[in-house]
RNA sequence: UGAGAGGUCCAGGCGGCCGCUCCACAGACUUCGGUCUGCGGGGAGGAAAGUCCGGGCUCCUCGGGCAGGGUGGUUGCUAACGGCAACCGGUCGCGAGACUAGGGAAAGUGCCACAGAGAAUAGACCGCCAACCCCAUGGAUGCCUUCGGGCUGAACUUGGGCGGUAAGGGUGAAACGGUGCGGUAAGAGCGCACCGCAACGUCGGUGACGGCGUUGGCAGGGCAAACCCCACCCGGAGAAAGACCAAAUAGGAGGAGGAGGCGAUCGCCCGCGCCGUUUGAAUCCUCGGGUAGGUCGUUCGAGGCCGAGCGCGAGUUCGGUCCCAGAGAAAUGGUCGCCACCCUCCCUCGGGAGGGGACAGAACCCGGCUUACCGGGCCUCUCACGUC
Numbered sequence: 001u002g003a004g005a006g007g008u009c010c011a012g013g014c015g016g017c018c019g020c021u022c023c024a025c026a027g028a029c030u031u032c033g034g035u036c037u038g039c040g041g042g043g044a045g046g047a048a049a050g051u052c053c054g055g056g057c058u059c060c061u062c063g064g065g066c067a068g069g070g071u072g073g074u075u076g077c078u079a080a081c082g083g084c085a086a087c088c089g090g091u092c093g094c095g096a097g098a099c100u101a102g103g104g105a106a107a108g109u110g111c112c113a114c115a116g117a118g119a120a121u122a123g124a125c126c127g128c129c130a131a132c133c134c135c136a137u138g139g140a141u142g143c144c145u146u147c148g149g150g151c152u153g154a155a156c157u158u159g160g161g162c163g164g165u166a167a168g169g170g171u172g173a174a175a176c177g178g179u180g181c182g183g184u185a186a187g188a189g190c191g192c193a194c195c196g197c198a199a200c201g202u203c204g205g206u207g208a209c210g211g212c213g214u215u216g217g218c219a220g221g222g223c224a225a226a227c228c229c230c231a232c233c234c235g236g237a238g239a240a241a242g243a244c245c246a247a248a249u250a251g252g253a254g255g256a257g258g259a260g261g262c263g264a265u266c267g268c269c270c271g272c273g274c275c276g277u278u279u280g281a282a283u284c285c286u287c288g289g290g291u292a293g294g295u296c297g298u299u300c301g302a303g304g305c306c307g308a309g310c311g312c313g314a315g316u317u318c319g320g321u322c323c324c325a326g327a328g329a330a331a332u333g334g335u336c337g338c339c340a341c342c343c344u345c346c347c348u349c350g351g352g353a354g355g356g357g358a359c360a361g362a363a364c365c366c367g368g369c370u371u372a373c374c375g376g377g378c379c380u381c382u383c384a385c386g387u388c
Stems, first nucleotide, its partner, number of pairs: 001384010012339007020043004025038005045359001049370002052368005057238004068234005073087005088102001089100004103229002108227002110223003125169002127165003133161004138156001142151003177195006196218001197216008242296004252287005260275004303322008341356006
C1' cells in the first nucleotide's frame, strides 16, 4: 500500500419562534371533581418491532400420574432460558476466523426415489480365470483291417457348460476399509507394511476429549429436524391479569309502615276488571351483589453510570453517585437560521451550486434471540507485496 477477519460506539449539533404531555411550586377562579395562568424540571429506541424463548407480578388450582410440549458435546454464568462464555469434536478457509440439534442405528418398527446385476441375510451386467469336473474341436500314440478305413484319444489349442472371482469397467448421494508389495488359475486381509478402525491398558484433563502402547484382519452402510428409546425441564391463563371506590335504573335481603297496586297512556277525576290487605301495597331507612364511571396495579428496577477487588471469560462482590417518559385513543412535534457529515457537478484548488439523512414510534416490567436500517468513527488481528 492492497485485500480481508473479529468487535465496539454514534444515530447529527447549537440557537430563535410557535405548540403537546407529565410532575413540583405559586397565583386566580371553582359546581370543590378540577380549570386557567406563570415559573422550574422530565419527555422514545438500538432495535421501542416480531411476540420466538425465559422470568418477575397477578388470578385460578386438593394431591399424584398419563397424555402432550421442549431441550440434547463438556464445564461454567444466570432469577431463568432454546441465552451467553470458555473449551472439546467435526466441516470450510493459506490465515485472522466462520459454521455446527453435536445423546442412542447391536431394543424394536420403518425408509433408502431414479439409475443399477445388486441398496443390507449383498450382488455376477460387462470384464478377468480355465487349477478341478463335463461336452465338442483339432490331434501324438496304440490297436484292428476286406487296405477304402475304423476305434482309441496323452500333453496342448479353440469353443461351450457347470463354476470361481468383488482387483478393473459401469450405476448411484451411498456398493460391505484405503494405498502398495507378495500371493493366486484369476482374485480376495488370503499374507505383510503403512494409514484408518475397534477393543484393552496407561498417561494428561473436573469434563467433553486427547497422547502413547499392545492386541485384533476388520466386526450388521446411511437416515432418529422418521416413529421410537434414554436423560433433563415444563400446571393453566395473562394487564382486556388483578385489587379497591362506586352513581342512576331495575331486581334482592332486613326494618319501620299499615292499604293500596296493576291494566293505563303527559297530568287529574270517575267507572270497570284482576290482584293484595298478617301469605302485607305505597312511602321511608339500612345493607349486600353488580353496571357506567373513577383510582390503583404503573414505573425505584434481577436499575443506570463511575471506581476498586476476584475471574481467561460470561459474570460477580464491595464502595460512591444518579432518579432517567408514564400517555390513555394515546404527548414526545413544527418551522427558521448557522455549522458539521455524505453524494453529484463546476472549478481560478480554494471555493461555489444542487441534492440527501435510514430503519423505525414506548403502552405492566425485566433478561435474551431474531429481523429492519442512510451513513460514519474507533480498537484488535490475518494474508500478500514493497522499502529500511
Molecule: Bacterial RNase P class A
Organism: Planctomycetota bacterium